RNA sequence: AGAGUGGGUCGGGCGGUCGCUCUGCGUCGCCUCGUGCGAGGCAGGGAGGAAAGUCCGAGCAGGACAGGGCACGGUGGUGGCUAACGGCCACCGAGGGCAACCUCCGGGAAAGUGCCACAGAAAACACACGGCCGAUGGCCCUUCGGGGCACAGGCAAAGGUGAAAAGGUGCGGUAAGAGCGCACCGCGGCGGCGGUGACGUCGCCGGCAGGGCAAACCCCACCGCCUGCAAGACCAAGCAGCCGGUCGGCGCAAGCGGCACCCGGCCCGGGUGCAAGCGGCUCUCCGGAGCCGUGCGGCCGGCGGGUAGGUCGCUUCCCGCAAACGCGGGAGAGCCGGUCGGCAACGACCGGCCCAGAUAAAUGAUCGCCACCCGCCAUCCGGCGGGUACAAAACUCGGCUUACAGACCCACUCCUGGA
RNA sequence: GCCGAUGUAGCUCAACGGUAGAGCACGGCUUUCGUAAAGCCGGGGUUGAGGGUUCGAAUCCCUCCAUCGGCU
Numbered sequence: 001a002g003a004g005u006g007g008g009u010c011g012g013g014c015g016g017u018c019g020c021u022c023u024g025c026g027u028c029g030c031c032u033c034g035u036g037c038g039a040g041g042c043a044g045g046g047a048g049g050a051a052a053g054u055c056c057g058a059g060c061a062g063g064a065c066a067g068g069g070c071a072c073g074g075u076g077g078u079g080g081c082u083a084a085c086g087g088c089c090a091c092c093g094a095g096g097g098c099a100a101c102c103u104c105c106g107g108g109a110a111a112g113u114g115c116c117a118c119a120g121a122a123a124a125c126a127c128a129c130g131g132c133c134g135a136u137g138g139c140c141c142u143u144c145g146g147g148g149c150a151c152a153g154g155c156a157a158a159g160g161u162g163a164a165a166a167g168g169u170g171c172g173g174u175a176a177g178a179g180c181g182c183a184c185c186g187c188g189g190c191g192g193c194g195g196u197g198a199c200g201u202c203g204c205c206g207g208c209a210g211g212g213c214a215a216a217c218c219c220c221a222c223c224g225c226c227u228g229c230a231a232g233a234c235c236a237a238g239c240a241g242c243c244g245g246u247c248g249g250c251g252c253a254a255g256c257g258g259c260a261c262c263c264g265g266c267c268c269g270g271g272u273g274c275a276a277g278c279g280g281c282u283c284u285c286c287g288g289a290g291c292c293g294u295g296c297g298g299c300c301g302g303c304g305g306g307u308a309g310g311u312c313g314c315u316u317c318c319c320g321c322a323a324a325c326g327c328g329g330g331a332g333a334g335c336c337g338g339u340c341g342g343c344a345a346c347g348a349c350c351g352g353c354c355c356a357g358a359u360a361a362a363u364g365a366u367c368g369c370c371a372c373c374c375g376c377c378a379u380c381c382g383g384c385g386g387g388u389a390c391a392a393a394a395c396u397c398g399g400c401u402u403a404c405a406g407a408c409c410c411a412c413u414c415c416u417g418g419a
Numbered sequence: 420g421c422c423g424a425u426g427u428a429g430c431u432c433a434a435c436g437g438u439a440g441a442g443c444a445c446g447g448c449u450u451u452c453g454u455a456a457a458g459c460c461g462g463g464g465u466u467g468a469g470g471g472u473u474c475g476a477a478u479c480c481c482u483c484c485a486u487c488g489g490c491u
Base pairs, nucleotide, nucleotide: 002414003413004412005411006410007409008408009407010406012370013369014368015367016366017365018364020046021045022044023043024042025041027039028038029037030036031034048390052401053400055399056398057397058396059395060228061227062226063225072224073223074222075221076220077091078090079089080088081087092106093104094103095102096101107219108218112217113216114213115212116211129159131155132154133153136152137151138149139148140147141146167185168184169183170182171181172180186208187206188205189204190203191202192201193200194199232312233311234310235309241303242302243301244300245299246298247297248296249256250255258274259273260272261271262270263269264268267305277294278293279292280291281290282289283288316331317330318329319328320327321326332354334353335352336351337350338349339348340347341346371388372387373386374385375384376383377382420490421489422488423487424486425485426484429443430442431441432440437474445461446460447459448458449457467483468482469481470480471479
């Protein structure tokens, strides 16, 4: 110098002007006088590494709940970290890369069930298609040395199929073969040693147990109640409902109600029907039957849930100092820095700090200079124009995943060259 | 904000882990003077995207993307 691996940080800077939101303290105006509404001033705070996706884990809130189990869901090498986790760290095993390093839902297939298409003889109680042999028995021929057939039978080495065919290579062995025998590798069991452990290593024994799939059901171990801040708590307009009082209306009086259906609308209104009640008329066998009619309003006070709406939850919290933005103390999986322990994740201690709280949703716009990128002009210096990512809080944290213009830093590997 | 469901041909839907199909639509031919209907034939798919498990994935698992629905 080139190629690469892993990790981390930042994610435009400075200044001016005009705005928005929250908090605190003053000022002014208005009224129905209240912790009211509106205007304006001063001081201070005001997006992110992912605020995103809502994929996990918690806090918090409500509901349910004696305990335990079943069902259902999740996790899955080992050890550790943590409030917890499916997260993180270290290690082990397998695979990939020359290497730095990367990837793995990485327990159990010897508990049971299920599946393995097509091809192939056979896909799991293994099997025999083309083949090989035919030592032994059988048949035929014979010059009696033997030769032939492939009937019984033996074989699983080589061929073919497949993703996968009952260990692999070599030598011996055999009629042909075969863990049939042997050596090495693989596998299983036992034991020793090292390690907390996953596991590693060594020795002995066994000729080989026995396909794959559990991100198929399942088994084992561990974990898990359900719902989510639109959780939940409080205040509560108007209309409606109920109760009481009072004034009227219909009626001699009682009473002025109930149920069902339809239409429109949503704490209801209108209409129709039914039965019972009440009143009047007609009939009557005096028991009753039929027809018609009726079926409400105003005002005042109170009640309960609860809608609209609002407040809290909500952004650090609690206590004390009469009060305060001030002071002191305590709490917080809170933030920043340092020291120590640990390989690391992380922990302990010390010091400092308290850091947006909106509700249709504020955190913006513009100007100047600088930084970076692109285009044009220009010999150079430079000039002009354009652009600067992904995306934005909504109860709060710890993680994961995904998106991202660019800039910088650290450690390491390979290769080439030089000393 | 929270919760749930679904993505397969132009549209509506199928498909025990084993060659992705059906109806309508589209194109061609027959029939007709011509069209429609009818009949015969045909084309068209990265199964939303990317990874993983498996011999093999539309299907099983993970992560994104899009659409729809519910809760005040």
Model confidence (mean pLDDT): 76 of 100. Two RNAs folded together computationally: RNase P RNA and transfer RNA, 491 nucleotides in total. Rfam match: Bacterial RNase P class A. From the family's description: Ribonuclease P (RNase P) is a ubiquitous endoribonuclease, found in archaea, bacteria and eukarya as well as chloroplasts and mitochondria.